[in-house]
Context: one part of a larger RNA
């Protein structure tokens, strides 16, 4: 490299968006470049093939054939692919109306609670454990009422439920915004699909500047445990967890499952629409979404199974035994932690 794979054996990039580049509906008609056919020139000779002859045979050597699977030139063919024109609506996208939603950003506001303070009852104890202790209390604590600060997260609703590309999204109001998805008739007329590179977004942790600081809690520090206990349990506590900017760019970033679009039995449950039926409830259908089960088929099995991992086509990524290693080196980013690109000895 050919092959052959990527759900769990190695193997789908964390998600998009888009750039060259690769693919691309359905009718016409023309060209005639790939494409097929004929003729025609060349493809040196050696060499390899084959059929024969010579060295006593072979190797060897000669002679003839056949090959050189290419290119060049010219006549034709017009199914495909490809260029040009032109139509066309089933792929796309526009309109018009309706609709579900924790999509996303700003500001504003509200209750529970927790902890702090001040005050008012009140008295000895309270906190914690498996059992204790450290802790906290006569400087008056724990309960309890009352005011008052702060911060930081929304109880019930609430669901296998919704919404987003994905990471993720959950108290109400408002503003300003993306996407979806039904149902209609018009409209443009292939404008599509993937997508190296690029380029954005991207949990949690960590980082820089400045705020802010109730809870909770790496790191510390006590107390317990236990041979020991640098753990688990318990008291404490500081990063940090909010905020705004800016960095990192990684995750069992998982459906461990790349996008698009096509075909291929079914039952059943949910969420948004539509239609229809004695439309408040029901029912029966249809588009779209999102679960369970299952024919066929698939799979090593498990399983999957119209949301395919089933039959086929297009692009992209990415794998090639086991450590050595996702690591050295050098390149690139970073303010560092450290990303990412990514070896070989050597070994089994």
């Nucleotide at each position: 490299c050919u092959g052959g794979g990527c759900g769990u054996a190695a193997a789908g990039a964390g998600c998009a968006c888009g750039u060259a580049g690769g693919u691309g509906g359905c009718g016409a008609a023309g060209c005639a470049a790939g494409u097929c056919a004929g003729g025609g020139g060349u493809g040196a000779a050696a060499u390899c093939c084959c059929a024969g002859a010579g060295c006593u045979c072979a190797a060897c050597u000669c002679u003839g054939g056949a090959a050189c699977u290419g290119c060049c030139c010219u006549u034709g063919a017009u199914a495909c692919u490809g260029c040009u024109u032109u139509u066309c609506u089933a792929g796309a996208g526009u309109u018009u109306g309706a609709g579900a939603g924790a999509g996303g950003c700003a500001a504003g506001c509200g209750g529970a609670a927790u902890u702090c303070c001040g005050a008012g009852u009140g008295u000895a104890g309270a906190g914690g454990u498996g059992a204790a202790a450290u802790u906290c209390g006569u400087a008056g604590a724990u309960a309890u009422u009352c005011g008052g600060a702060g911060g930081a997260a929304c109880a019930c609703c609430a669901g296998a439920g919704g919404c987003g590309a994905a990471g993720g999204c959950g108290g109400c109001u408002u503003a300003c915004u993306g996407g979806c998805u039904c149902a209609a008739u018009a409209c443009u007329g292939a404008c599509a699909c993937u997508g190296a590179g690029g380029u954005g977004c991207g949990a949690a942790a960590g980082c820089g500047u400045g705020g802010g600081g109730a809870g909770c809690a790496a790191a510390c520090a006590g107390g317990a445990u236990u041979a020991g206990a640098u753990a688990c349990c318990c008291u404490g506590g500081u990063a940090g967890u909010c905020c705004a900017c800016g960095c990192c760019g990684u995750a069992a970033a998982c459906g461990a499952u790349g996008g698009a679009a096509g075909c291929u039995a079914g039952c059943u449950g949910u969420u948004g629409g539509g239609u229809g039926g004695u439309u408040u409830a029901c029912c029966a259908u249809u588009c779209a979404g999102u679960g369970g089960c299952g024919c066929a088929g698939c799979u090593a099995a498990c399983g999957c199974g119209u949301u395919a991992a089933g039959c086929a086509c297009c692009c992209c990524g990415c794998c090639u035994g086991g450590g050595g290693a996702g690591u050295a080196c050098g390149g690139u980013c970073g303010c560092a932690a450290g990303a990412u690109u990514a070896a070989a000895a050597c070994u089994c």